[in-house]
RNA sequence: AAAGCAGGUCGGCUUAUCGCUAUCGGCGUGAGCAGGUAGAGGAAAGUCGGGGCAGCAGAGAGCACCGCAGCGGUUAAUGGCCGUCAGGCAGCAAUGUUUGGUCACUGCUACAGAGACGAGAACGCAUCUCGCGAUGCGGGAAAUGAAACGAGCACACUGUGGGCUGCAAGCUCAAGUAAACCGGCGUUGAGGGCUGCUCGUCCGAGCCGGAGGGUAGAGCGCGAUAGAGGUGCAUGGUAACAUGUACCCAAGAUUAAUGAUAGGCACGCGUUCGACAUUUGCCGAAGGCGGACAGAACCCCGCUUACAGAUUUACUUUCGCG
RNA sequence: GCUUCCUUAGCUCAGUCGGUUAGAGCAUCUGACUGUUAAUCAGGGGGUCCUAGGUUCAAGUCCUAGAGGGAGCG
Numbered sequence: 001a002a003a004g005c006a007g008g009u010c011g012g013c014u015u016a017u018c019g020c021u022a023u024c025g026g027c028g029u030g031a032g033c034a035g036g037u038a039g040a041g042g043a044a045a046g047u048c049g050g051g052g053c054a055g056c057a058g059a060g061a062g063c064a065c066c067g068c069a070g071c072g073g074u075u076a077a078u079g080g081c082c083g084u085c086a087g088g089c090a091g092c093a094a095u096g097u098u099u100g101g102u103c104a105c106u107g108c109u110a111c112a113g114a115g116a117c118g119a120g121a122a123c124g125c126a127u128c129u130c131g132c133g134a135u136g137c138g139g140g141a142a143a144u145g146a147a148a149c150g151a152g153c154a155c156a157c158u159g160u161g162g163g164c165u166g167c168a169a170g171c172u173c174a175a176g177u178a179a180a181c182c183g184g185c186g187u188u189g190a191g192g193g194c195u196g197c198u199c200g201u202c203c204g205a206g207c208c209g210g211a212g213g214g215u216a217g218a219g220c221g222c223g224a225u226a227g228a229g230g231u232g233c234a235u236g237g238u239a240a241c242a243u244g245u246a247c248c249c250a251a252g253a254u255u256a257a258u259g260a261u262a263g264g265c266a267c268g269c270g271u272u273c274g275a276c277a278u279u280u281g282c283c284g285a286a287g288g289c290g291g292a293c294a295g296a297a298c299c300c301c302g303c304u305u306a307c308a309g310a311u312u313u314a315c316u317u318u319c320g321c322g
Numbered sequence: 323g324c325u326u327c328c329u330u331a332g333c334u335c336a337g338u339c340g341g342u343u344a345g346a347g348c349a350u351c352u353g354a355c356u357g358u359u360a361a362u363c364a365g366g367g368g369g370u371c372c373u374a375g376g377u378u379c380a381a382g383u384c385c386u387a388g389a390g391g392g393a394g395c396g
Stems, first nucleotide, its partner, number of pairs: 001318004006313005012265007020039005026033002041293001045304002048302005053166004060199004065162005070084005085100006101157002106154004117150001123138006170220004181210005191203003227249001229248008267290003271286004276281001323395007332348004341379001350366005372388005
């Protein structure tokens, strides 16, 4: 230098005008008016895993069911992350990818094959029989097949984790209606207290079906005196991470805001002109084109998927120079 | 926003605890019957099992990721 491989960071900046959402104080009797401040992401996405939070009885027991699985660590928690071991596959390599508890019990292993986890055909010997053949013992070739006594697998077992439902959870207020009608069951216990069953326990006068009537709103939860919060430094640790310390505080809609137009700068790629140069090239100027994936909706940690391009670090292979 | 289900032939669907060459009805094609058509009878063709990867001797079925479509919840 080229090619590759594994990560990290960023993913335009700015000015003017016109708008949108939230909020602050001011003016106005009021409708409202003018002004200040703040206003999407690394994935806000998929909703895949986990947690906070809320309700169900401050949430019980057993069975069932559903995950997870080399070993060690880490975290609030996880199927995440870090370190490490063994096997398979791809690659010259760096590296990537994938698998990994157990087979004592209960079962499964199609077709083919005498026989598929029970055993054992051909063949040889012995006994019975007129004979075909039957029984017992020995024997373990070839073929079949993924697997022939060696096993593999889960629906089995072991360890470990999980109560259920999700912010349309849930709490409050307002408005309105039919505490009526028909049938059935019920204090000899109906019915309910959230997963499937059983038990235990608590509440206990209504419940189920039919035919109808009413409503179609608002606030909180919901966004920071806030958090498993960020950034820097120090210490411990191979690392994930932990501890200490200093600083910082940042959207909150519900027909659902975070935008549009015009200009300038930076970046990338062509064109034209000029200087240098033998060419590739390189410097300057003018004008042109281009910029991805994608849009918060209770919050957080992960994973996965999408992504024009820019930049940076470690490593591998090849080539050149010293 | 949250939860949940489905995708197999042109259409509608089966496919059990993973097993031999994935089936059924309708449709389509060919032949028979008929003067002709329909109906009927006989026979045939037709499949990226939504896509990609993995586990396994073996995948429509099991696992992971993605795509498309539907339903429910104040």